[in-house]
RNA sequence: GGAGUGGGCGAGGCGGUUGCUCCCGUUUCUCCGGGAGAGAAAACGGGGGAGGAAAGUCCGAACUCCACAGGGCAGGGUGGUCGCUAACAGCGACUCCGGGCGACCGGAGGAAAGUGCCACAGAAAACACACCGCCGAAGGAAGAAGCCCAUGCUUCUCCUGGCAAGGGUGAAAAGGCGAGGUAAGAGCUCACCGCCCCGGUGGUGACACUGGGGGCAGGGUAAACCCCAUCCGGAGCAAGACCAAACGAACCCCUUUUUUGGGAUGGCCCGUCCCACGGGGAGGGUAGGUCGCUUGUAACUCCUGAGCAAUCAGGAGGCCAGACAAAUAACCGCCCCUGCUUGCGAGCUGGAACAGAAUUCGGCUUACGUCCCACUCCUACU
Repeated sequence: GGAGUGGGCGAGGCGGUUGCUCCCGUUUCUCCGGGAGAGAAAACGGGGGAGGAAAGUCCGAACUCCACAGGGCAGGGUGGUCGCUAACAGCGACUCCGGGCGACCGGAGGAAAGUGCCACAGAAAACACACCGCCGAAGGAAGAAGCCCAUGCUUCUCCUGGCAAGGGUGAAAAGGCGAGGUAAGAGCUCACCGCCCCGGUGGUGACACUGGGGGCAGGGUAAACCCCAUCCGGAGCAAGACCAAACGAACCCCUUUUUUGGGAUGGCCCGUCCCACGGGGAGGGUAGGUCGCUUGUAACUCCUGAGCAAUCAGGAGGCCAGACAAAUAACCGCCCCUGCUUGCGAGCUGGAACAGAAUUCGGCUUACGUCCCACUCCUACU
């Protein structure tokens, strides 16, 4: 100088003044059924008052309501092993594979049940194939040259043919590599490596090491369908519970005393019956209010012990926002830090970024600072 990992802080510190919001206490006030009553009233005093991510709402739960005999189908999540946890797609340790000179980082069931797909390039991308190339063993009614008396022989070219070593294409080319072998080649044969099958030893296990056998069958893709194992009911604090106006509709009651109107009975009155109006009642539920609400089936801080660790066990301590169109703010003084000026006394400027609670908790992910600390690696110089 460049990197890797882990952790911390979250933006100054101290003091004061004025506000906002919640809680507690005292006093006063108001109300009533007069009580150790109620109050969303006032004053005074005391105390608490945004985050590491409060965010995204991606997982997992608590809690609430709804549904639910049992089993299955469909659909969805997860996926090396062992452990931790209330649970998880989280965390820890380990295993294997891959990347990096390294500290370190990333990945993880099955492609030998079946189906599908594999752009471009390339001969060929999966029933393998042949562009350049290699061969001339086998076949040929072809051509040329030479030898020869010759039908024959030799050489070369061509065709049929053999091959897949080499070149070339590609992210990937049909086990790799060396030797033998061959016309040239090829697991055709052999050694080593890889692969498959059957064992042994160690390990809780993933797996590691190792013995024997088999010439090798089986390219990739499962965030393609699918198969295997395992888990999963739905909605969410606008959950949900309680209290409950005003207005209107429907329902019930209105007498032996009582108002008004209409109708029936009746010639008329009284009486009786019905309807309306009016009065009363109850129920559900809207506005509104109260609870849920913040002390926890698992929170926070510190200590001790067990464990490699995640984590667990025990002990001590305190209570640390709880609002509802939604508070958490503003100013002043001193000190500290950054930058600028300087006559070295000082003066001026700035003290951020991401972002902001809304039922709670455990995670993950994302955003942020010329911030701070520890350990480690590589390179250069001394």
A computed fold for a 382-nucleotide RNA from a Candidatus Aminicenantales bacterium, annotated as Bacterial RNase P class A.
Its mean pLDDT, the model's own confidence on a scale to 100, is 75.
The sequence is in RNAcentral, with records from ENA.
The gene name in the source record is rnpB.
It matches the Rfam family "Bacterial RNase P class A". Rfam describes the family as follows. Ribonuclease P (RNase P) is a ubiquitous endoribonuclease, found in archaea, bacteria and eukarya as well as chloroplasts and mitochondria.